[in-house]
Molecule: c-di-GMP-I riboswitch aptamer
Organism: uncultured Paenibacillus sp.
């Protein structure tokens, strides 16, 4: 960073698998991308909340019991949000 060359990746959606979910993987598919390569505790930001925590309400004689709807929480994720890092080609 050219309406150049050689190649590359693949959004949404659909199908299948895994997962509590977020999401990931594979196939189809192309919205786009000059890093849409890689890096997710030890930069920022975002998503999810299984498990855990403190409560509320209901049931119950009571329990350290059972149930319901919420709150907080990453140890789960996102690199196609910014960032870090490596790197192909190249006119004027």
């Nucleotide at each position: 960073g050219a309406u150049a060359a050689u190649g590359g990746c693949a959004a949404a959606g659909c199908u299948a698998a895994u997962g509590a979910a977020a999401a990931u993987u594979a196939g189809c598919g192309a919205c786009g991308c000059a890093a849409a390569g890689c890096u997710a505790c030890a930069g920022g930001g975002g998503c999810u909340a299984a498990g855990g925590a403190a409560g509320u309400u209901g049931c119950g004689a009571a329990a350290u019991g059972c149930a319901a709807a919420g709150u907080c929480u990453a140890u789960g994720c996102c690199a196609g949000c910014c960032a870090g890092u490596u790197g192909c080609c190249g006119a004027a």